RNA sequence: CUCGAUAAAGGCAAACCAGCCGCAAGGUUGGGACGCAAAGCCAUGGGGCGGCGAGUAUGCAACUUGUCGUUUGCCAGGCUACCGAAA
Numbered sequence: 001c002u003c004g005a006u007a008a009a010g011g012c013a014a015a016c017c018a019g020c021c022g023c024a025a026g027g028u029u030g031g032g033a034c035g036c037a038a039a040g041c042c043a044u045g046g047g048g049c050g051g052c053g054a055g056u057a058u059g060c061a062a063c064u065u066g067u068c069g070u071u072u073g074c075c076a077g078g079c080u081a082c083c084g085a086a087a
Base pairs, nucleotide, nucleotide: 002087003084004083011036012035016031017030018029019028020027021026034073040079041078042077044076045075046074047071048070049069050068051067052066053065054064055063056062
C1' cells in the first nucleotide's frame, strides 16, 4: 500500500414522529436506528426524482425533449481520513 476481524476506541444515522424552510423533489434541527469501513467531502459523467416550457395527445394523465433544481444512504470518477487481526 492492498485489504477489512464475531478486535478495540470512536463516528455516521434509513424508515417513522415533531418543529422550521421549499411550489415540489427535498433540506434542516431534535427524537429514533434500518443499516454503513469512507453512510467524510465534491453534482464531473450516468441513473432516479421534482418544478416550468415545448412537442405528441381529447386532456392538467402518460410519453418525448429542453431547462432549472434535487439526490453522494443509486452507480462511476476525483480529493481526504481513524484503527490494525489474517492474507